This is a predicted structure of a 163-nucleotide RNA (c-di-AMP riboswitch aptamer (ydaO/yuaA leader)) from Phycisphaerales bacterium UBA2421. Taxonomically the source falls in Phycisphaerales (Bacteria, Pseudomonadati, Planctomycetota, Phycisphaerae). It was read from a public genome assembly, where an Rfam model found it.

[in-house]
RNA sequence: ACGAUUUUAACGUCGAAUCGACGGACGUCUCCGUCGAGCGGGAGACCCAACUGGCGCACCGGUGCAAAUCGGAUCGUCACGGGGCGAAGAGACCGGCAAGGUCUCAGGCGACUUUCAACGCCCAGCCCGACAGCUAAUCUCGCAGGCAUUUGAGAGUGCCUCG
Numbered sequence: 001a002c003g004a005u006u007u008u009a010a011c012g013u014c015g016a017a018u019c020g021a022c023g024g025a026c027g028u029c030u031c032c033g034u035c036g037a038g039c040g041g042g043a044g045a046c047c048c049a050a051c052u053g054g055c056g057c058a059c060c061g062g063u064g065c066a067a068a069u070c071g072g073a074u075c076g077u078c079a080c081g082g083g084g085c086g087a088a089g090a091g092a093c094c095g096g097c098a099a100g101g102u103c104u105c106a107g108g109c110g111a112c113u114u115u116c117a118a119c120g121c122c123c124a125g126c127c128c129g130a131c132a133g134c135u136a137a138u139c140u141c142g143c144a145g146g147c148a149u150u151u152g153a154g155a156g157u158g159c160c161u162c163g
Base pairs, nucleotide, nucleotide: 012147013146014145018037019036020035021034022033023032024031025030038143039142040141041140042139043138048133052079053078054077055076056075059072060071061070062069063068081131082128083127084126085125089105090104091103092102093101094100107122108121109120110119112156113155114154115153116152117151118150
């Protein structure tokens, strides 16, 4: 001098995941509970939209002399069920068909906002339990967790300093 790692503080970042009041524990820091505001999600009318298939007992209607056959609704059963949060969806190839991997398109993030371009990273995970379209009123749930993050041009916004 350069690089890496750890810790602390400040300024920040992904995300809905913040703020306040009261009470309690506590020496302080802080933690817990209740309520409110704010932010975010789910369920839930009219209207609109949508209305899977096979098999089975009995039932209703049509055709037929009958056997049988066609259609309808109910019930039962089977099938590749169905749905929610989230950017995390679709496809191709490799791989025992698997686990998993690579690539393409779409999608998301990168220190004020936005447009364009480049570059880098992500493209998971969890839940409901046969059930939910939209949806006013109404009902109900969450407010976690993880990080240390680029550049150029144009148009704007705000702050500081000087004149």